[in-house]
Molecule: c-di-GMP-I riboswitch aptamer
Organism: Ureibacillus galli
RNA sequence: GUACGAUAAUAGCAAACCCACUGAAAGGUGGCGACGCAAAGCUAUAGGGGCUAAAGUGGCAAAUUAAACCACCAUGCCAGCCAGUUGCCGAA
Numbered sequence: 001g002u003a004c005g006a007u008a009a010u011a012g013c014a015a016a017c018c019c020a021c022u023g024a025a026a027g028g029u030g031g032c033g034a035c036g037c038a039a040a041g042c043u044a045u046a047g048g049g050g051c052u053a054a055a056g057u058g059g060c061a062a063a064u065u066a067a068a069c070c071a072c073c074a075u076g077c078c079a080g081c082c083a084g085u086u087g088c089c090g091a092a
Base pairs, nucleotide, nucleotide: 004090005089012037013036018031019030020029021028022027035080041085042084043083047082048081049078050077051076056072057071058070059069
């Protein structure tokens, strides 16, 4: 240095539930709280995958500037799915 990862040391993050705010939703932020995590740091048009569907398009028109519902759809998201990238420690 590369790989690897302890019942080591030091430091750290925080799932679910609940509460508040925000958002059409997914989700996000804060509080509370620890299921877990050696990258649970960072990166989301320009890798794969997943979630949502406001708007739009179609179903959809026969009086109608077409409600509701259904389908498609990201321009909205997810890094605690894989991935990329940077990085702390050092037993075997």